[in-house]
RNA sequence: UUUCUAUCCAGAGAGGUGGAGGGACUGGCCCUACGAAACCUCGGCAAAAACGUGCCAAUUCCAGCAAGCUUGAAUCGCUUGGGAGAUAGGAA
Numbered sequence: 001u002u003u004c005u006a007u008c009c010a011g012a013g014a015g016g017u018g019g020a021g022g023g024a025c026u027g028g029c030c031c032u033a034c035g036a037a038a039c040c041u042c043g044g045c046a047a048a049a050a051c052g053u054g055c056c057a058a059u060u061c062c063a064g065c066a067a068g069c070u071u072g073a074a075u076c077g078c079u080u081g082g083g084a085g086a087u088a089g090g091a092a
Base pairs, nucleotide, nucleotide: 001092002091003090004089005088006087007086008085013042014041015040016039017038021031022030023029025064026063027062028061043056044055045054046053060084065081066080067079068078069077
């Protein structure tokens, strides 16, 4: 990197450095100078302990494609499946 399986409406943040971005992508909508990303320290969550790994705003923040429900029709909304993504494990 590819592929398979499982899970994704639960859970869990303070301090320091830093100084404008961040929430995968696109659109929306949010978070952010009452301090973004990143790094460090300590803490916490993932069934009790240890080790490992991952995580600690919002359902994976919502939608994206298809079908169904609703409607005169559509928009909106709802449901189901799919896609994409994340994490863990197996295989190549």
Overview
Model confidence (mean pLDDT): 81 of 100. The RNA shown here (SAM riboswitch aptamer (S box leader)) has 92 nucleotides and comes from Paenibacillus nuruki. Lineage of the source: Bacteria > Bacillati > Bacillota > Bacilli > Paenibacillus. Its Rfam family is "SAM riboswitch aptamer (S box leader)". Rfam links the family to the GO term regulation of gene expression. Rfam 15.1 lists 9,625 matches to the family in 4,158 species. The model forms 100% of the base pairs in the Rfam consensus.